A computed fold for a 74-nucleotide RNA from an Actinomycetota bacterium, annotated as transfer RNA. It matches the Rfam family "tRNA". It is annotated as a transfer RNA. The organism belongs to Actinomycetota, within Bacteria.
[in-house]
RNA sequence: GCCGGGUUAGCUCAGGUGGUCAGAGCGGCUCCCUUGUAAGGAGUAGGCCGUCGGUUCGAAUCCGACACCCGGCU
Numbered sequence: 001g002c003c004g005g006g007u008u009a010g011c012u013c014a015g016g017u018g019g020u021c022a023g024a025g026c027g028g029c030u031c032c033c034u035u036g037u038a039a040g041g042a043g044u045a046g047g048c049c050g051u052c053g054g055u056u057c058g059a060a061u062c063c064g065a066c067a068c069c070c071g072g073c074u
Base pairs, nucleotide, nucleotide: 001073002072003071004070005069006068007067010026011025012024013023019057028044029043030042031041032040050066051065052064053063054062
């Protein structure tokens, strides 16, 4: 330098044929249960989807550039 994959909640990841509330598990917080802790049960908060720009009536989703991570080639 070239090619491919990835970037969504604190963590691990779904969602990628544009519109419907952006989700799950774990974790956090509150309550119940217990002598107490854990376990269990109920409830709840938390993200404008890497950044910028473009297309579109509308973009997490399509296109481009850039950044970072992983792998391959030279």